c-di-GMP-I-GGC riboswitch aptamer from Candidatus Frackibacter sp. WG13, 83 nucleotides, folded computationally.
RNA sequence: CUCGAUAAAGGCAAACUUAUCGAAAGAUAAGGACGCAAAGCUCGGAGCCUAAAGCUUAUGCUAUGGUCGUCAAGCUACCGAAA
Repeated sequence: CUCGAUAAAGGCAAACUUAUCGAAAGAUAAGGACGCAAAGCUCGGAGCCUAAAGCUUAUGCUAUGGUCGUCAAGCUACCGAAA
């Protein structure tokens, strides 16, 4: 360095509930733990969600709005058994 223990220390926090913000998707805070070895950071790539606004005959289309706890990628990082 790769790697990842029924190891140790510590970390994050799904669903759900409450409050606030938002047109929505969703976000933030508190409670709460399904899980996570990058579930740390970055929407520039692919995917997915939403459609206020715009276009439209339209219930349709479109991200400039979201999601990295969907997948790649980049950057950074705690611990140290086996191999």

The prediction has a mean pLDDT of 87. Taxonomically the source falls in Candidatus Frackibacter (Bacteria, Bacillati, Bacillota, Clostridia).